A computed fold for an 89-nucleotide RNA from a Bacillota bacterium, annotated as c-di-GMP-I riboswitch aptamer. Rfam family: c-di-GMP-I riboswitch aptamer. Rfam links the family to the GO term cyclic-di-GMP binding. The model forms 95% of the base pairs in the Rfam consensus. The prediction has a mean pLDDT of 89. The sequence was found by an Rfam model in a public genome assembly.
RNA sequence: CCACGACAAAGGCAAACCCGGCGAAAGCCGGGGGCGCAAAACCACGGGUCUAAAGCGUCAUAUGGCGCCAUGACAGCCGGGUUGCCGAA
Numbered sequence: 001c002c003a004c005g006a007c008a009a010a011g012g013c014a015a016a017c018c019c020g021g022c023g024a025a026a027g028c029c030g031g032g033g034g035c036g037c038a039a040a041a042c043c044a045c046g047g048g049u050c051u052a053a054a055g056c057g058u059c060a061u062a063u064g065g066c067g068c069c070a071u072g073a074c075a076g077c078c079g080g081g082u083u084g085c086c087g088a089a
Base pairs, nucleotide, nucleotide: 004087005086012037013036017032018031019030020029021028022027035076041082042081043080045079046078047077048074049073050072055068056067057066058065059064
């Protein structure tokens, strides 16, 4: 240095849920809270999943219903890229 990941050490992040806010929604931000995580740090490049505002189509009970669809979202779904703490086997 690379691989690897301990009944090690110092730490870090923060699920569900609750409160406040943003958003059409998925979801995101802040506070609380800890399920867990060796990259649960960052990045939408590939796959996948979620939502469907606008748009298109359809239904005549139409300020509505249904269908399609990301330009929206998820990095704590997988893969990939970049960076990082420690040093047992």